[in-house]
RNA sequence: GCCCAUAUAGCUUAAAAGGUAGAGCGUCAGUCCCCCAAACUGAAGAUGUGUAUUCGAAUCACGCUAUGGGUA
Numbered sequence: 001g002c003c004c005a006u007a008u009a010g011c012u013u014a015a016a017a018g019g020u021a022g023a024g025c026g027u028c029a030g031u032c033c034c035c036c037a038a039a040c041u042g043a044a045g046a047u048g049u050g051u052a053u054u055c056g057a058a059u060c061a062c063g064c065u066a067u068g069g070g071u072a
Stems, first nucleotide, its partner, number of pairs: 001071007010025004019055001027043005048064004
């Protein structure tokens, strides 16, 4: 250089053929408790990036970036 795969919340991940982005752990607040923990209730938090296609894109197309693998 060329080819392939992957990229979703702080972490681990779900979301057949496009149709409300969910969960577990963690974080924060509350209830309980003398306090802590546990338990329970609630909240915040994500589609790597740009453009295109579409009524509608995590999902499709093209480019870019990052990571991993293959190849001389």
A computed fold for a 72-nucleotide RNA from Polypedilum vanderplanki, annotated as transfer RNA. Lineage of the source: Eukaryota > Pancrustacea > Pterygota > Aparaglossata > Polypedilum. Its Rfam family is "tRNA". By type it is a transfer RNA. Rfam links the family to the GO term triplet codon-amino acid adaptor activity. The coordinates come from a structure-prediction model, not an experiment, and the mean pLDDT is 80.